The prediction has a mean pLDDT of 85. Predicted 3D model of a 118-nucleotide RNA (c-di-AMP riboswitch aptamer (ydaO/yuaA leader)) from a soil metagenome. It matches the Rfam family "c-di-AMP riboswitch aptamer (ydaO/yuaA leader)". Rfam's curators write: This family represents a conserved RNA structure found upstream of the ydaO and yuaA genes in Bacillus subtilis and related genes in other bacteria. The ydaO/yuaA element is thought to act as a genetic 'off' switch for the ydaO and yuaA genes in its native state. It is believed that the element may be triggered during osmotic shock leading to activation of ydaO, a predicted amino acid transporter gene, and members of the yuaA-yubG operon which code for KtrA and KtrB K+ transporters. The RNAcentral record of the sequence draws on MGnify.
RNA sequence: CGCCGAGUCGCCCGCAAGGGCGAGCCGGGGACCCGAGUACCUGGGGUGAAUCCGCGAGAGCGGUAGGGCACCUUCCAGCCCGAACCCGUCAGCUAACCCGGUAGGCGGUCCCGGAAGG
Numbered sequence: 001c002g003c004c005g006a007g008u009c010g011c012c013c014g015c016a017a018g019g020g021c022g023a024g025c026c027g028g029g030g031a032c033c034c035g036a037g038u039a040c041c042u043g044g045g046g047u048g049a050a051u052c053c054g055c056g057a058g059a060g061c062g063g064u065a066g067g068g069c070a071c072c073u074u075c076c077a078g079c080c081c082g083a084a085c086c087c088g089u090c091a092g093c094u095a096a097c098c099c100g101g102u103a104g105g106c107g108g109u110c111c112c113g114g115a116a117g118g
Base pairs, nucleotide, nucleotide: 001107002106003105004104008023009022010021011020012019013018024102025101026100027099028098029097034092043090044087045086046085047084052063053062054061055060066081067080068079069078071118072117073116074115075114076113
């Protein structure tokens, strides 16, 4: 100076550590209507792009839905990701209303891919 991501900004108390409030953004719960019968089997559900398929004894490998890459959109090219965690037998949608989060990680030190339009 930028990138992924909701994860930014302002204020108060306090010597500090720390503890709070608000705005913005994000997520969950929660009627009518609509959807949905019940039980068993292998409960079910949420955040997220991160699902699914094949091979393998396994580690893992190959692919894939999908996602990301410096103003925006589309096209082309190239490079990547395709995880992890949470709730706890319970939740469809959902106005009013209620509750919660506001992290973490990474790159550049430069002519920054190309084309068209804005």